[in-house]
Context: one part of a larger RNA
RNA sequence: CUGGGCGUAAAGGGUGCGUAGGCGGUCGGGUCAGUCCGAUGUGAAAUCUCGGAGCUUAACUCCGAAACGGCAUUGGAUACUAUCCGGCUCGAGGGUUGGAGGGGGGACUGGAAUUCUCGGUGUAGCAGUGAAAUGCGUAGAUAUCGAGAGGAACACCAGUGGCGAAGGCGAGUCCCUGGACAACUCCUGACGCUGAGGCACGAAAGCCAGGGGAGCAAACGGGAUUAGAUACCCCGGUAGUCCUGGCCCUAAACGGUGCACGUUUGCUGUGAGCGGAAUCGACCCCGCUCGUGGCGGAGCUAACGCGUUAAACGUGCCGCCUGGGGAGUACGGUCGCAAGAUUAAAACUC
Numbered sequence: 001c002u003g004g005g006c007g008u009a010a011a012g013g014g015u016g017c018g019u020a021g022g023c024g025g026u027c028g029g030g031u032c033a034g035u036c037c038g039a040u041g042u043g044a045a046a047u048c049u050c051g052g053a054g055c056u057u058a059a060c061u062c063c064g065a066a067a068c069g070g071c072a073u074u075g076g077a078u079a080c081u082a083u084c085c086g087g088c089u090c091g092a093g094g095g096u097u098g099g100a101g102g103g104g105g106g107a108c109u110g111g112a113a114u115u116c117u118c119g120g121u122g123u124a125g126c127a128g129u130g131a132a133a134u135g136c137g138u139a140g141a142u143a144u145c146g147a148g149a150g151g152a153a154c155a156c157c158a159g160u161g162g163c164g165a166a167g168g169c170g171a172g173u174c175c176c177u178g179g180a181c182a183a184c185u186c187c188u189g190a191c192g193c194u195g196a197g198g199c200a201c202g203a204a205a206g207c208c209a210g211g212g213g214a215g216c217a218a219a220c221g222g223g224a225u226u227a228g229a230u231a232c233c234c235c236g237g238u239a240g241u242c243c244u245g246g247c248c249c250u251a252a253a254c255g256g257u258g259c260a261c262g263u264u265u266g267c268u269g270u271g272a273g274c275g276g277a278a279u280c281g282a283c284c285c286c287g288c289u290c291g292u293g294g295c296g297g298a299g300c301u302a303a304c305g306c307g308u309u310a311a312a313c314g315u316g317c318c319g320c321c322u323g324g325g326g327a328g329u330a331c332g333g334u335c336g337c338a339a340g341a342u343u344a345a346a347a348c349u350c
Base pairs, nucleotide, nucleotide: 003322004321005320006319007304008303012318014201015200016199017198021194022193023192025088026087027086028085029084030083031082033081034080035077036076037075038074039073040072041071042070049065050064051063052062053061054060091191092188093187094186095184096183097182098181103177104176105175106174107173108172109171110154115149116148117147118146119145120144121143125136126135162169163168206247207246208245209244210243211242215241216240220236221235222234223233258317259316260315261314262313263312266295267294268293269292270291271290272289273288274287275286276285299306300305323350324349325348332343333342334341335340
């Protein structure tokens, strides 16, 4: 001496559940496997190292010591780890009571608006743009009133507000259902943490089958603009967007920050719950717990910044990085109907 790292330089897996494995609270006792101490045996010689000696010196050779970082047997130690036995309750889980929530699934219902159809009134324009034109309209449009059809999305409330593991979730009512939180401290008694593989979920687009189709709108057609205009602007418009079932499995899937636990000055908003003081009762006020924001101390950081929701101080486990390009590519494997996804190089070059 026995790597250093991962917010932005290369690097946190999209997210969860969980198998093996790794790691694991507290007290007492047994064993003595790991561990530690001693003894014995062995660890061939040569080589290497050190001390000396011999060839005139050196290389070389010879003598001695040390070393051979090891293994085995045996005797002991018992703090720690392990293992077995018996306890404990603070970790974890359960119970009772309670309130909050766009958490998920299903059914039903509602109003505004767009479009279309029918009817009434009514007449020459409407629409569109920077300006126009394509387009629509005397077969009566636009406007306006009434009736109807249909699909999609839910204004205001709405809030660095809420819920969810993430993706994500927003009209209302009902049914089914998951999780979190608080108070009580009643029960179990370490049942825990992480998690290679695995399994499940996973926006949008895309694919398959069957429906649906109002608005919007890739592709496409037309009108403009322009030197051109395979665009930006305008008029149309099909997949798609929606529903059911089945695939796909990606993302700036981002907090660009893995999960869990413990420790460490503060100020100030806000959501949920509980307690206290006060009150006729509440609000306000004070305190506690959980969540979500802003600002900042120590500390950290290359700086920016982070700062009890850490990027601080520690521990456990997983994933990942190791110069740029070639390349997240080729080949091979696995998966997929396909699109492709995943795993993942090298030559060469700077």
Molecule: small-subunit ribosomal RNA, central domain
Organism: metagenome